Predicted 3D model of a 451-nucleotide part of an RNA (small-subunit ribosomal RNA, 3' major domain) from an uncultured bacterium.
Context: one part of a larger RNA
C1' cells in the first nucleotide's frame, strides 16, 4: 500500500427476521457422478459444473466403437498428358452399403484470327500440398461467467514525505449513488453513477380501413346504409421539475407531511456491467502459435452405441386428495405463427352454475404390464410420440438439512414460439385469476465506507 481478524464504528442487500409456497420422503422425466461396456465420443466441477455446451441423438447429426473399403483424396491452388464435354436417365449382375462392372435413351460448352489457339469442364499421372471434434484456454484473439447495477476505479498539475506512498476520495450531513452541500493544500479532469434510448401508465391531437357503433335506419349476425363520438391502432406533442404549500434542518444539500394529479419524489419494468478478481470457462462455433497423425490420428459406408443400471446427488413433472375427484354445463385473453391479411385460419383452462362422490388406499393416485391401433419417416427391433381397452404400484403431506419470492409480486391456470420429418415434464414468451407479511438490524452470509 493492500489482504485478513470468532477488532471498533456507520451502512446496504429476500442477508436475517415477519410471511407465503416448495425442494430433502414416493413414482416418473432430465443432467451427473460412478460402474459396465467393443464403444457407452467430448467438454463443464462450489457459490460461477449437474432440463449446462444440447433452439430438440432411431439413420443422419456424430466427433465413440466393430467390420468393410479409398489414398493428391470429401474440399482448395499449381504443373503436364488426354478428352470435349459434364450433366441427366433406363435396365442388369456382385455386395450390408459404400463401391465395383455391363447397359439404354437425352443432351452435344463458350470464343475464335479455324492453329488444340484461349477460356471452361471432366479424367489420369506425379508432387507440392489437402485434411485433422488430435494435444495445450497454462502460448492466443475472439466471446462469456463472476463478484456486481456493487459504488466504486484513477489522472493531470500542486503541495507533503529521503522514499515507497500520501493529500484529492479524508472529515460534518445527506442520498439508491465518490448523489449533492458546507468545510478542508488543494484546484480541476476522466472512466463508471445519473441522465439521454425502449416499453407500459395519463391526456390531446393526426388519420379512420381490415377496426369501432353513441344516436338514425337495416339484419340471424356492424350484416349494411350513415358516423368516426367511444374502443382500438400508429405517428405526433404534452405531462413529473422536490415545481407548489407547511415542518424540520445551517438561511445549505436534503427529510417528513399535504394539496394538485393518471401517475409523486429513481413513477414501474428492461437495455446499458467502470478499473480490475478467478494463470475462471471455451483450441468441440470461429480464428491462431507451437507441437504431434501423413496408405492414418485424414476420408467413405452398414451396423452398433451416446437410451446400458446393484446405486450415490442436482433441476424439474405428477401426486398423496373434498379449499378436492368425476360427469354435464359454462363464458372471458395477450404474445406469436400460417407466403399476403387489424380483413380468413390456429386458438384457451382455472374461475362460475348444477349433479355426484363422504374419508377409503377410496369415483385419490396415476406407475408398471398385456393387447389393438394411429402419425411422421427409406426405415420405430435396440430407441419416437400419441390413442383405446384392460391391468391398478409407491405414495395418507415428508429427518438432519435446505430453496424463491416484497405487488400484478408469490402462489395457481392455460396459450404460443424457436429449433424440429417425428418427438418438450425443457427453455423462452404471453396473458387470465390473484394473497400475506416486513416489530425491526442482536444474530447467520455478502457487500460498501473510516479506524
Nucleotide at each position: 500500500u493492500g489482504a485478513c481478524g470468532g477488532g471498533g464504528g456507520c451502512c446496504c442487500g429476500c442477508a436475517c427476521a415477519a410471511g407465503c409456497g416448495g425442494u430433502g420422503g414416493a413414482g416418473c422425466a432430465u443432467g451427473u457422478g460412478g460402474u459396465u461396456u467393443a464403444a457407452u465420443u467430448c467438454g463443464a466441477a462450489g457459490c460461477a459444473a449437474c432440463g449446462c455446451g444440447c433452439a430438440g441423438a432411431a439413420c443422419c447429426u456424430u466427433a465413440c466403437c466393430a467390420a468393410c473399403c479409398c489414398u493428391u483424396g470429401a474440399c482448395a491452388u499449381g504443373g503436364g498428358g488426354a478428352u470435349c464435354g459434364c450433366g441427366g436417365u433406363u435396365a442388369c449382375g456382385a455386395g450390408a452399403g459404400a463401391u465395383c462392372g455391363u447397359u439404354u435413351c437425352c443432351u452435344u460448352c463458350a470464343g475464335u484470327u479455324c492453329g488444340g489457339c484461349u477460356g471452361g469442364a471432366u479424367c489420369c499421372c506425379a508432387c507440392a500440398c489437402a485434411g485433422g471434434u488430435g494435444c495445450u484456454g497454462c502460448a492466443u484473439g475472439g466471446c462469456u461467467g463472476u463478484c456486481g447495477u456493487c459504488a466504486g476505479c484513477u489522472c493531470g498539475u500542486g503541495u507533503c514525505g529521503u522514499g515507497a506512498g500520501a493529500u484529492g476520495u479524508u472529515c460534518g450531513g445527506u442520498u439508491a449513488a465518490g448523489u449533492c452541500c458546507g468545510g478542508c493544500a488543494a484546484c480541476g479532469a476522466g472512466c463508471g453513477c445519473a441522465a439521454c434510448c425502449c416499453a407500459c401508465a395519463c391526456u390531446c391531437u393526426u388519420a379512420g380501413u381490415u377496426g369501432c357503433c353513441a344516436g338514425c335506419a337495416u339484419u340471424c349476425a356492424g350484416u349494411u346504409g350513415g358516423g368516426c363520438a367511444c374502443u382500438c391502432u400508429a405517428g405526433g406533442a404534452g405531462a413529473a421539475c422536490u415545481g407548489c404549500c407547511g415542518a424540520u434542518g445551517a438561511u445549505a444539500a436534503g427529510u417528513c407531511g399535504g394539496a394538485g394529479g393518471a401517475a409523486g419524489g429513481u413513477g414501474u419494468g428492461g437495455a446499458u456491467g467502470a478499473c480490475g478478481u478467478c494463470a475462471a470457462g471455451u483450441c468441440c462455433u470461429c480464428a491462431u502459435g507451437g507441437c504431434c497423425c501423413u496408405u492414418a490420428c485424414g476420408g467413405g459406408u452398414u451396423g452398433g452405441g451416446c437410451u446400458a443400471c446393484a446405486c450415490a446427488c442436482g433441476u424439474g413433472c405428477u401426486a398423496c386428495a373434498a379449499u378436492g375427484g368425476u360427469a354435464g354445463u359454462g363464458a372471458c385473453a395477450a404474445u406469436g405463427g400460417g407466403u399476403c391479411a387489424a380483413u380468413c385460419c390456429c386458438c384457451a383452462a382455472a374461475a362460475g352454475c348444477u349433479a355426484u362422490c363422504u374419508c377409503a388406499g377410496u369415483u385419490c393416485g396415476g406407475a408398471u404390464u398385456g393387447g389393438g391401433g394411429u402419425c411422421u419417416g427409406c426405415g420405430a427391433c435396440u430407441c419416437g410420440a400419441c390413442c383405446c381397452c384392460a391391468u391398478g404400484a409407491a405414495g395418507u403431506c415428508g429427518g438432519a438439512a435446505u430453496c424463491g419470492c416484497u405487488a400484478g409480486u408469490a402462489a395457481u391456470c392455460g396459450c404460443g414460439u424457436a429449433a424440429c420429418a417425428g418427438c418438450a415434464c425443457g427453455a423462452c414468451g404471453c396473458g387470465g385469476u390473484g394473497a400475506a407479511u416486513a416489530c425491526g438490524u442482536u444474530c447467520c452470509c455478502g457487500g460498501g465506507c473510516c479506524u
The full RNA is in RNAcentral, with records from ENA.
Rfam family: Bacterial small subunit ribosomal RNA.